[in-house]
Molecule: transfer RNA
Organism: Armatimonadota bacterium
RNA sequence: GCCCCCGUAGCUCAGGGGAUAGAGCGCGGGCCUCCGGAGCCCGAAGCGUAGGUUCAAGUCCUACCGGGGGCG
Repeated sequence: GCCCCCGUAGCUCAGGGGAUAGAGCGCGGGCCUCCGGAGCCCGAAGCGUAGGUUCAAGUCCUACCGGGGGCG
């Protein structure tokens, strides 16, 4: 330098054009309890950046940024 893959919550990952964007772990609160670190309930928190396509974009396209891999 060229090619491929990935980027969604604090972490690990779902979601592949239309639904309020979800799960597990973690975190906060409550309940329970002799005490909870167990169990139950509730909650906070997110689509890498900028454009484009579309009635509608996390999802499709382009560039850039970051990470991983391959070739030279």